About this RNA:
This is a predicted structure of a 349-nucleotide part of an RNA (small-subunit ribosomal RNA, central domain) from an uncultured bacterium. The full RNA is in RNAcentral, with records from ENA and SILVA.
Context: one part of a larger RNA
RNA sequence: CUGGGUGUAAAGGGAGCGCAGACGGAAGGGCAAGUCUGAUGUGAAAGCCCGGGGCUCAACCCCGGGACUGCAUUGGAAACUGUUUUUCUUGAGUGCAGGAAGGGUAAGCGGAAUUCCUAGUGUAGCGGUGAAAUGCGUAGAUAUUAGGAGGAACACCGGUGGCGAAGGCGGCUUACUGGACUGUAACUGACGUUGAGGCUCGAAAGCGUGGGGAGCAAACAGGAUUAGAUACCCUGGUAGUCCACGCCGUAAACGAUGAAUACUAGGUGUGGGCAAGCACAGCUUGUCCGUGCCGCAGCUAACGCAUUAAGUAUUCCACCUGGGGAGUACGUUCGCAAGAAUGAAACUC
Numbered sequence: 001c002u003g004g005g006u007g008u009a010a011a012g013g014g015a016g017c018g019c020a021g022a023c024g025g026a027a028g029g030g031c032a033a034g035u036c037u038g039a040u041g042u043g044a045a046a047g048c049c050c051g052g053g054g055c056u057c058a059a060c061c062c063c064g065g066g067a068c069u070g071c072a073u074u075g076g077a078a079a080c081u082g083u084u085u086u087u088c089u090u091g092a093g094u095g096c097a098g099g100a101a102g103g104g105u106a107a108g109c110g111g112a113a114u115u116c117c118u119a120g121u122g123u124a125g126c127g128g129u130g131a132a133a134u135g136c137g138u139a140g141a142u143a144u145u146a147g148g149a150g151g152a153a154c155a156c157c158g159g160u161g162g163c164g165a166a167g168g169c170g171g172c173u174u175a176c177u178g179g180a181c182u183g184u185a186a187c188u189g190a191c192g193u194u195g196a197g198g199c200u201c202g203a204a205a206g207c208g209u210g211g212g213g214a215g216c217a218a219a220c221a222g223g224a225u226u227a228g229a230u231a232c233c234c235u236g237g238u239a240g241u242c243c244a245c246g247c248c249g250u251a252a253a254c255g256a257u258g259a260a261u262a263c264u265a266g267g268u269g270u271g272g273g274c275a276a277g278c279a280c281a282g283c284u285u286g287u288c289c290g291u292g293c294c295g296c297a298g299c300u301a302a303c304g305c306a307u308u309a310a311g312u313a314u315u316c317c318a319c320c321u322g323g324g325g326a327g328u329a330c331g332u333u334c335g336c337a338a339g340a341a342u343g344a345a346a347c348u349c
Stems, first nucleotide, its partner, number of pairs: 004320003007303002012317001014201004021194003025088007033081002035077008048066007091191001092188003095184004103177007110154001115149007125136002162169002206247006215241002220236004258316006266294013298305002322349003331342004
């Protein structure tokens, strides 16, 4: 390489958009590049294969045929691929009419709670633990009442419920803005699928500059525990957590399951729409889209998956090829750095 694979054994890119490429709906016509077929030329001889012959046989040699699977020129065929043209509406998109949602960005507002400050009441404790101590408190704490400041997060509703490509998104209002779904069938007429490179987004932590800082809390300090205790527990506490702008680009970025399309028993919840029926605060039936559970066929090494497939097929991309060495070294690219990406070998079992 091929073959075989990628939920858990090695293996799905963190996610999207998309250039090239690959693949691609229905009907008719043209062309004939691929494809099929005929002819001609060439494909040296020897060798090879088949038949026959000559050395007593064989090796060896001779004759005839085949083959030389190819190339070029030329005549034809038109199912498929291609190409071109005319058309179509089922794929895709647009329009119109609707309802649903923590989708995104920005601004404003709200209440509960923690902490702090001020004032009142009040007095000896508070706090903390397995038990304690460090700590706070007669300079009046804890508790309680009133007022104020400030930051962060939004109880209940809340739900294997919703939205988003993923990361993720939850108080309320407003502005701007993205997507999905349903119904209709007016319009376009294959405009599609995937997507190497590329570009964009991308939790937390971390980094740069400037703000902010209530609570929490790496580091750090102290108290305990212990043989020790650089921990678990306790009292404190700085980065950080928050905001703006700019980097970083990684996660068990997980459904450990790439994207798309079609087909293949059922049952039962739930979210959003639509239609019909009925005895109409509702219920039943049907239908489309999501989201769960159970389960047949089938698949699977088993576990399990099972119309949200890990079933049956097709298209495209990514990735795997024994363990360790090693996601290391070297080189290169990116980054302020931390580091990220790419990514071996010797050796060893």